Source information
Transfer RNA from a Candidatus Peregrinibacteria bacterium, 72 nucleotides, folded computationally. The coordinates come from a structure-prediction model, not an experiment, and the mean pLDDT is 82. It was read from a public genome assembly. Its Rfam family is "tRNA". By type it is a transfer RNA.
RNA sequence: UCCCGGGUAGCUCAGUGGUAGAGCAUCUCGCUGUUAACGAGAGGGUCGUCGGUUCGAAACCGACCCCGGGAG
Numbered sequence: 001u002c003c004c005g006g007g008u009a010g011c012u013c014a015g016u017g018g019u020a021g022a023g024c025a026u027c028u029c030g031c032u033g034u035u036a037a038c039g040a041g042a043g044g045g046u047c048g049u050c051g052g053u054u055c056g057a058a059a060c061c062g063a064c065c066c067c068g069g070g071a072g
Base pairs, nucleotide, nucleotide: 001071002070003069004068005067006066007065010024011023012022013021018055026042027041028040029039030038048064049063050062051061052060
């Protein structure tokens, strides 16, 4: 320098055009003599950045940044 994959909640990851979710973690309540476990609920995200396409973009297109792999 070129090619491929990835960047979404604190963490691990879904979501492949129509108002963004799960598990774990955190908090509250219930249960229990207490803790743990279990059950119920809540909070938490300008979807890497900037543009473009579209009535509508996390998703499609372009450039750039970061991480991993490969080629030279």